[in-house]
Model confidence (mean pLDDT): 82 of 100.
Transfer RNA from Lentisphaeria bacterium UBA1724, 84 nucleotides, folded computationally.
It was read from a public genome assembly.
It matches the Rfam family "tRNA". Rfam classes the family as a transfer RNA.

RNA sequence: GCCGGAGUGGCGGAAUCGGCAGACGCACUAGACUCAAAAUCUGGCGGUAGUAAUACCUUGUGGGUUCAAUUCCCACCUCCGGUA
Numbered sequence: 001g002c003c004g005g006a007g008u009g010g011c012g013g014a015a016u017c018g019g020c021a022g023a024c025g026c027a028c029u030a031g032a033c034u035c036a037a038a039a040u041c042u043g044g045c046g047g048u049a050g051u052a053a054u055a056c057c058u059u060g061u062g063g064g065u066u067c068a069a070u071u072c073c074c075a076c077c078u079c080c081g082g083u084a
Stems, first nucleotide, its partner, number of pairs: 001083007010026003019067001028044005046057004060076005
């Protein structure tokens, strides 16, 4: 250089004939239990603004297609593998 694969909340990791983004686990957090803690059980948990209701934003980055994109197309970035 060329070919292929991967990139999603703090972490791991789902969602594929395009239709509510973030299931599930870990971590964190509030409560229960305990003399106290661990373990266990129950609830909560992406970001920004706001007292709140709510609004807007969010799948590596930037574009494109579409009523609608994590998903399809193009370029680029990072990582992994193959090849000369």